This is a predicted structure of a 111-nucleotide RNA (SAM riboswitch aptamer (S box leader)) from Abyssisolibacter fermentans. RNAcentral holds the sequence, with entries from MGnify. The source organism's lineage runs through Bacteria, Bacillota, Clostridia, Clostridiaceae and Abyssisolibacter. Model confidence (mean pLDDT): 83 of 100.
RNA sequence: CUUAUUAAGAGAGGCUGAGGGAAUAGGCCCUAUGAAGCCCGGCAACCGACUAUUAUUUAAGCUAUAAUAGUGAAGGUGCUAAAUCCUACAGAUUUAAAUCUGAGAGAUGAG
Repeated sequence: CUUAUUAAGAGAGGCUGAGGGAAUAGGCCCUAUGAAGCCCGGCAACCGACUAUUAUUUAAGCUAUAAUAGUGAAGGUGCUAAAUCCUACAGAUUUAAAUCUGAGAGAUGAG
């Protein structure tokens, strides 16, 4: 940089000990009934693995590739308060407030 996903799911455990919810701003929250971090536990099918079907390839079959569905968490990642906690930009309805849609930014996977 490209692409997919981003309202589901996951502990009343151990160590430690003050902060945390990405960054800026505003809001709203969590936190000594223990934040962040580490360990253990757990969740989840993105990649990989396996199975089935279909398509392409072939004269046919094998093989290979792709798509779809499924299995599987002792393969590689990831995640484990609140929608990515909400809003910042644009558009629609609208007096306004508010609601909805999209973009941007971020996160994770794959390339």